RNA sequence: GCCGACGUAGCUCAAUCAGGCAGAGCAGCUGAAUCGUAAUCAGCAGGUUGCCGGUUCGAUUCCGGCCGUCGGCUCCA
Numbered sequence: 001g002c003c004g005a006c007g008u009a010g011c012u013c014a015a016u017c018a019g020g021c022a023g024a025g026c027a028g029c030u031g032a033a034u035c036g037u038a039a040u041c042a043g044c045a046g047g048u049u050g051c052c053g054g055u056u057c058g059a060u061u062c063c064g065g066c067c068g069u070c071g072g073c074u075c076c077a
Stems, first nucleotide, its partner, number of pairs: 001073007010026004020057001028044005050066005
């Protein structure tokens, strides 16, 4: 340099194919329970879905560009 995959909550990942209320587990907070702590149970909070633009009534999802991470190729010159 070329090609491909990926980027979503603090962390690990779904949802994308086929556009229609953004979710789960762990972590965090509160409460219950306990003599107390942990485990356990109930609840709560936490997101510009990497960035910019386009299409659309509507975009995490489709299209273009850019950035980042990972992987592959590097035959010729």